[in-house]
Context: one part of a larger RNA
Molecule: small-subunit ribosomal RNA, central domain
Organism: uncultured bacterium
């Protein structure tokens, strides 16, 4: 390289958008680049292959034959690919109407709880644990009532419920704003799929500057436990957690399952629509579209399992894998304020 693979054995990029490239719906007509057919030229000789012959045989060698899968020119064919022109509506998109949603951003508001401060009542304990102690408390704690301050998170509703490309999103109201879905079939007429690079988004922790700081809590201190205890348990407690702006760019970023399209028994939930039936009306029943679960046949699979949300049957495009360790290391390059990230070997060894 080919082949074979990528849920769990090595292997799907964290996610999107989109450039080049690759691939691409139906009909008609033309062209003839690819494609196919014929002809001509060339494809030296030797070698190699086949059949004969010559050295006693063979190696070796002579003669003949076929072939040299290719290239060029030319004459045709027009199904397929390509290309040009015209056209179509089912792919894709737009318009109209409609309901659903923790989708995003900003501003404002709310109650419960913790902590702290002030005041009242009140007295000797509180707290904590397996048991204790450190700690707090007669300078009046804990408990309880009233008032105030401040920050963070939003009980119930809440649901293998919803929304989002992923990360993720949950009190209420307003403003701005993205997407999906259903009905209808008015409009455009292949405008599509994928996507190397590129660009953007990207939990937590971490970084910079300025705020904020109630609770929690790396580090740290003390008390226990223990042979020891740089831990698990307890009392404290600083970064941080929160906000604004800027960086970082990684996760078991997981469904450990890339995206798109088509097809392939059923059953049963649930969420959002639409049509019909029945009814005074609701519930119901039937059909249908979209999402999300469970069970299960064929098929697949090493097995587990997957099974219309495929890991089934096919097509297109991208990414990735190729024994374990060395190693996601070294070196170089690029990025970063740093921490570090991305790319990414070899010797050696089993």
């Nucleotide at each position: 390289c080919u082949g074979g693979g990528u849920g769990u054995a090595a292997a799907g990029g964290g996610c999107g958008u989109g450039u080049a490239g690759g691939c691409g719906g139906g009909a008609u007509a033309g062209c003839a680049a690819g494609u196919c057919a014929g002809a001509a030229g060339u494809g030296a000789a030797a070698u190699a292959c086949c059949g004969a012959g010559g050295c006693u045989c063979a190696a070796c060698u002579u003669c003949g034959g076929a072939g040299c899968u290719g290239c060029u020119u030319u004459u045709g064919a027009a199904a397929c690919u390509g290309u040009u022109a015209u056209u179509c509506u089912u792919g894709a998109g737009u318009a109209u109407c409609g309901g659903a949603g923790a989708g995003g951003a900003a501003a404002g508001c709310g109650g419960a709880a913790u902590u702290c401060c002030c005041g009242g009542u009140g007295u000797a304990g509180c707290g904590g644990u397996g048991a204790a102690a450190u700690g707090c408390g007669u300078a009046g704690a804990u408990a309880u009532c009233g008032g105030g301050a401040g920050g963070a998170a939003c009980a119930c509703c809440a649901g293998u419920g919803g929304c989002g490309a992923a990360g993720g999103c949950g009190g209420c109201u307003u403003u701005c704003u993205g997407g999906a879905c259903g009905a209808c079939a008015a409009c455009u007429g292949a405008c599509g799929c994928u996507a190397a690079g590129g660009c953007g988004c990207g939990a937590a922790a971490g970084u910079g500057u300025g705020g904020g700081g109630a609770g929690c809590a790396a580090a740290c201190a003390g008390g226990a436990u223990u042979a020891g205890a740089u831990a698990c348990c307890c009392u404290g407690g600083u970064a941080g957690u929160c906000c604004a702006c800027a960086c970082u760019g990684u996760a078991a970023a997981c469904g450990a399952u890339g995206g798109a399209u088509a097809c392939u028994a059923g059953g049963u939930g649930u969420a959002g629509g639409a049509g019909g039936u029945a009814u005074c009306g609701a519930c119901u029943c039937c059909u249908u579209c979209u999402g999300u679960g469970c069970c299960g046949c064929a098929g697949u699979c090493a097995a587990c399992a997957c099974a219309g949300u495929a890991a089934g049957u096919a097509u297109c495009c991208c990414a990735c894998c190729u024994g374990g360790g060395g190693a996601g290391u070294a070196c170089g390059a690029c990025c970063g304020c740093a921490a570090g990230g991305u790319u990414g070997a070899a010797a050696c060894u089993c």